[in-house]
RNA sequence: AACCCUCACAAGGGGUGCCUUUUGACACAUAAAAGGCUGAGAUUAUACCCUUGGAACCUGAUGCGCAUAAGCGCCGUAGGAAUGUGAGAAUUACAAUGA
Numbered sequence: 001a002a003c004c005c006u007c008a009c010a011a012g013g014g015g016u017g018c019c020u021u022u023u024g025a026c027a028c029a030u031a032a033a034a035g036g037c038u039g040a041g042a043u044u045a046u047a048c049c050c051u052u053g054g055a056a057c058c059u060g061a062u063g064c065g066c067a068u069a070a071g072c073g074c075c076g077u078a079g080g081a082a083u084g085u086g087a088g089a090a091u092u093a094c095a096a097u098g099a
Stems, first nucleotide, its partner, number of pairs: 001092001005088006011051004016045001017037007057080003063074004
């Protein structure tokens, strides 16, 4: 002294589904409520996550495979996707001094 890491502040990006039952309707279509599931986040939360060393998130996708109420994996070295400052710690390099 730079990157990385941790924390803080400010700014920015993002998602908010699915299943069961009931009501309504019952020719079709649309809607609401309650209970529940996975998850960091699913009733917009003073929340949660992510910010290029980017799997937060979107496209691919009305995708593929497994499971079987709501789930998991592949896809994925794919394409796209939003930053600054300060402090701390550690590592490494260089210089000086000492042994």